[in-house]
RNA sequence: GACAAUGAUAGAGGCGCGGCGUACAUCAGUACUCCCCUCCACGGAGCAGGAACUCCGGGGACGAAAGGGUCCGCCGCCGAAGCUGAGAUCCAUUUCCUGUUGUGGGUUUCUGCUGGGCCGUCAGAGAAGAUCUGCCGGACUGUCACAUUUGUGGAGCGCUAUCAUUGGC
Repeated sequence: GACAAUGAUAGAGGCGCGGCGUACAUCAGUACUCCCCUCCACGGAGCAGGAACUCCGGGGACGAAAGGGUCCGCCGCCGAAGCUGAGAUCCAUUUCCUGUUGUGGGUUUCUGCUGGGCCGUCAGAGAAGAUCUGCCGGACUGUCACAUUUGUGGAGCGCUAUCAUUGGC
C1' cells in the first nucleotide's frame, strides 16, 4: 500500500416510507328524529341455537357521523415500512344465556416474505368504477457482480464513505 473479515459511525436510492393536522370530495339526500297514508302476520331481516325486542310498503320535513380516501403542511425516517401464518388481549356486530365463536377492526409477541415506486390481469378488503393489500406479468430505477459499451444475473442479512481491530500478502 491494496485486499478480506468483524465492529462502530455517517450516508444514498425517489412519483421513496410512516405518523399527525387542516381543507375537500365521497359515504348520502343514506342513517337518526318527526309528520301523513297504507299494512299489521303466517313470512322475512338483525353471526348460529333458545327467549325477548326492533324493523319491513309509499310520500314529505330536517339532515349527519364513523370508517375508507385525496391535496397541502408539519414531524419522524431509508426494513423506511407493508404483508402471510401462529398465539395473547380488547372492541364493534340489538339485548340476555349458550357457542369446537361467524364477520370486521385495534394493540402486541413469535415466525417467514418483499431493494424501490409505477402500470396491467386476477383474487381479497371496501358503500364504491375511490382507495388499500397480495400473487403473477411488464417496462423503469438505485445498487453490486460478471462479461463488456449494453447485455445477463443477484438481493436490503445488500450498497457507499470514514474510522478501529484482526488476518494473510
A computed fold for a 169-nucleotide RNA, annotated as Lysine riboswitch aptamer.
The model forms 100% of the base pairs in the Rfam consensus.